[in-house]
Context: one part of a larger RNA
RNA sequence: CUCUGGUUAAGGAACUAGGCAAAUUGGCCCCGUAACUUUGGAAGAAGGGGUGCCUCUAGUAGGCAAAUCUCCUCGCGAGAGGAACCGAACGAGGUCGCAGUGAAAUGGCCUGGGCGACUGUUUACUAAAAACACAGGUCUCUGCUAAGUCGCAAGACGACAUAUAGGGACUGACACCUGCCCGGUGCUGGAAGGUUAAGGGGAUGCGUUAAUCCUUCGGGAUGAAGCGCUGAUCUGAAGCCCCAGUAAACGGCGGCCGUAACUAUAACGGUCCUAAGGUAGCGAAAUUCCUUGUCGGGUAAGUUCCGACCUGCACGAAUGGUGUAACGACUUGGGCACUGUCUCGACCAGAGGCCCA
Numbered sequence: 001c002u003c004u005g006g007u008u009a010a011g012g013a014a015c016u017a018g019g020c021a022a023a024u025u026g027g028c029c030c031c032g033u034a035a036c037u038u039u040g041g042a043a044g045a046a047g048g049g050g051u052g053c054c055u056c057u058a059g060u061a062g063g064c065a066a067a068u069c070u071c072c073u074c075g076c077g078a079g080a081g082g083a084a085c086c087g088a089a090c091g092a093g094g095u096c097g098c099a100g101u102g103a104a105a106u107g108g109c110c111u112g113g114g115c116g117a118c119u120g121u122u123u124a125c126u127a128a129a130a131a132c133a134c135a136g137g138u139c140u141c142u143g144c145u146a147a148g149u150c151g152c153a154a155g156a157c158g159a160c161a162u163a164u165a166g167g168g169a170c171u172g173a174c175a176c177c178u179g180c181c182c183g184g185u186g187c188u189g190g191a192a193g194g195u196u197a198a199g200g201g202g203a204u205g206c207g208u209u210a211a212u213c214c215u216u217c218g219g220g221a222u223g224a225a226g227c228g229c230u231g232a233u234c235u236g237a238a239g240c241c242c243c244a245g246u247a248a249a250c251g252g253c254g255g256c257c258g259u260a261a262c263u264a265u266a267a268c269g270g271u272c273c274u275a276a277g278g279u280a281g282c283g284a285a286a287u288u289c290c291u292u293g294u295c296g297g298g299u300a301a302g303u304u305c306c307g308a309c310c311u312g313c314a315c316g317a318a319u320g321g322u323g324u325a326a327c328g329a330c331u332u333g334g335g336c337a338c339u340g341u342c343u344c345g346a347c348c349a350g351a352g353g354c355c356c357a
């Protein structure tokens, strides 16, 4: 010097990103216990008092229960009986120490806000959370050889179930609610018309050449049937176009200008665009850039915090909105108690390191 413990005057968070760490509290008995609340809780709320040993209370209350007796359905039965053993408390008095849950084990508490209802689950080895799950809610598919899933298949799961069942998706207790838009995309339904494949069909055209004709005898022209190639009009489903429905489907939810007898503002009017222009509720928010917004509270002093305001850069209703008792090794603000976190260090013990031998 480092580490692990212990003690510390006065102060008591002045430390620090932050009371991190440490300290405080602590068992049992008694008294007492608020807001709020889903009436269960909150609650060990908070806050107080007691605690050793001896004598008496008292071998008492109580516990456990033998012998014996009675009854009988006859037994590991029922009732009476109380020996032996165990053995308090309330209360009263006394007594010792600085100190009596004398060591050890053994909650610090209160309060405001956010998020998530809750108990649970998770990144084995840097994240335990506000993430996941959850009961509850909604939509949708599925009539049973179910839908869905695995497999090339056989087959299997679903299920030896049957719509109060099973699959998929979203939301996430509970309370109050969940507005407008179907133009786009998706899904469902529709079938008149347009478009549309293979297939059907075989028109037309072409190749080949028996034959006929011409010939300068070298060959040339026309060309049936057959064989082969080509393949038109026509016919031909779903789909797409089209017509409707559907948002707890994917999603979306405006701009400019003017106007009231102070000013300001605009209930009102005009105009453009849209499928429709954000309703209730909330709002500088886990969302607010400007921003330490402005006002109020708390502090001597507050970029955090709480309550408001609304100018919402860029909240908003099951990608749920707003509340909410209880719960949380969550997160943020304040307070009490307590302390070597600090002012500001010091000392002690042990271990290591270092120096000398």
Base pairs, nucleotide, nucleotide: 001352002351003350004349005348006347007346008345010343011342014341019338027051028050029049030048031047036041038173052095053094054093055092056091062086063085068080069079070078071077096100108336109335110334111333112332113331114330115328116327120132121131136171137170138169139168140167141166142165148157149156150155174323175322176321177320179253180252181251184250185249186246187245188244189243190242193241194240195239199235200234205229206228207227208226211222212221213220214219254272255271256270257269258268281315282312293309294308295307296306297305